[in-house]
RNA sequence: UAAGUUAGUCGAAUAAUCGCAUCGGUGACAGAUGAGGAAAGUCCGAGCUCCACAGGAUAGGAUGCCGGGUAACGCCCGGUGGAGGUGACUCCCAGGCUAGUGCCACAGAAAUAUACCGCCUUAUUUAAUUAAGGUAAGGGUGAAAAGGUAAGGUAAGAGCUUACCGGGUUUCAGGUAACUGAAAUGCCAGGUAAACCCCAUCUGGAGUAAGUCCAAAUAGGGAGAUUAUAGGAGUGAUCCGCUCUUCUCCGGGUAAGGACGCUUGAGGGUUCAGGCAACUGUUCCCCUAGACAGAUGAUUAUUUAAGACAGAACUCGGCUUAUAGACUAACUUAUUUU
Numbered sequence: 001u002a003a004g005u006u007a008g009u010c011g012a013a014u015a016a017u018c019g020c021a022u023c024g025g026u027g028a029c030a031g032a033u034g035a036g037g038a039a040a041g042u043c044c045g046a047g048c049u050c051c052a053c054a055g056g057a058u059a060g061g062a063u064g065c066c067g068g069g070u071a072a073c074g075c076c077c078g079g080u081g082g083a084g085g086u087g088a089c090u091c092c093c094a095g096g097c098u099a100g101u102g103c104c105a106c107a108g109a110a111a112u113a114u115a116c117c118g119c120c121u122u123a124u125u126u127a128a129u130u131a132a133g134g135u136a137a138g139g140g141u142g143a144a145a146a147g148g149u150a151a152g153g154u155a156a157g158a159g160c161u162u163a164c165c166g167g168g169u170u171u172c173a174g175g176u177a178a179c180u181g182a183a184a185u186g187c188c189a190g191g192u193a194a195a196c197c198c199c200a201u202c203u204g205g206a207g208u209a210a211g212u213c214c215a216a217a218u219a220g221g222g223a224g225a226u227u228a229u230a231g232g233a234g235u236g237a238u239c240c241g242c243u244c245u246u247c248u249c250c251g252g253g254u255a256a257g258g259a260c261g262c263u264u265g266a267g268g269g270u271u272c273a274g275g276c277a278a279c280u281g282u283u284c285c286c287c288u289a290g291a292c293a294g295a296u297g298a299u300u301a302u303u304u305a306a307g308a309c310a311g312a313a314c315u316c317g318g319c320u321u322a323u324a325g326a327c328u329a330a331c332u333u334a335u336u337u338u
Base pairs, nucleotide, nucleotide: 001334002333003332004331005330006329007328008327009326010325012303013302014301015300016299017298018297020034021033022032023031025029036309040320041319043318044317045316046315047314048207049206050205051204055240056239057238058237060203061202062201063200064199065079066078067077068076069075080094081092082091083090084089095198096197100196101195102192103191104190116139117138118135119134120133121132122131123130147165148164149163150162151161152160166187168185169184170183171182172181173180174179211260212259213258214257221250222249223248224247225246231245232244233243234242267286268285269284272281273280274279
């Protein structure tokens, strides 16, 4: 200097004039605040409200290496194993195929175990052909064919033997653990569980138009059924339990209003300490939209890369997706100079 990786900040600012909404104060009048890094998706988790006094079992659903964090999570941090990358780093469909049942098309001799071509031996042997026996190293097919490479050995071959690797099991050592290392053993028959399934852990539902209160008004009217040890109702399914209660039909009245929920929070910034970190404790400071056909717009001047993606509707912690452009820090690679 160029290219990259990871993390972070901004995504408009200042001043003036007019305008809009909310809040508090005042005699008037002035003041304070006012859409996001994702507000999006409605994908997870909670807080809160109601069913509702709400228990048990089965099924269903979700997660899936180990340890930690958190209110909790399918999230975050650290680590282990695997894959990709020269690297900084990034990603993971990460429990079990020796509990069982399936599937692996086509090709190929054969897909859970084989002999199509080939190689070797014997029969008459120089050869061909045929027959019998041995072989799984070589070739072909395929995503995958009885661990891989090399040497020795053999009639020809083969873990048959040896060396170095790979996997399984056992023992020892290290580590909280996942796992790692060493030694011994000669190989135990592939893949697939985002196939059914098994194992471990977790798991009610609905949702702010949830719901609470106030106001207002009326006809606890009429008809039928039934025997109560019945029947009916009760916010995922089925059963048990529990609670309430006769059931069905007809007819009539009120309301569409107001207040609350509604924003002080698992809140934001910051000091110190602990921790590799996520985070925890702590010091000091701050209050920062609450609308309900739905508020933040216009003009001027200056700066300027900001002209992208894009508007809260109960709140919060995450994940995912979209994003013009500007800046900062650390690390990696290449080249050049000293």
About this RNA
This is a predicted structure of a 338-nucleotide RNA (Bacterial RNase P class A) from a Bacillota bacterium. NCBI's taxonomy places the organism under Bacteria, Bacillati, Bacillota. Model confidence (mean pLDDT): 76 of 100. It is recorded under the gene name rnpB. The sequence is in RNAcentral, with records from ENA and Rfam. The same sequence occurs in records of 2 taxa.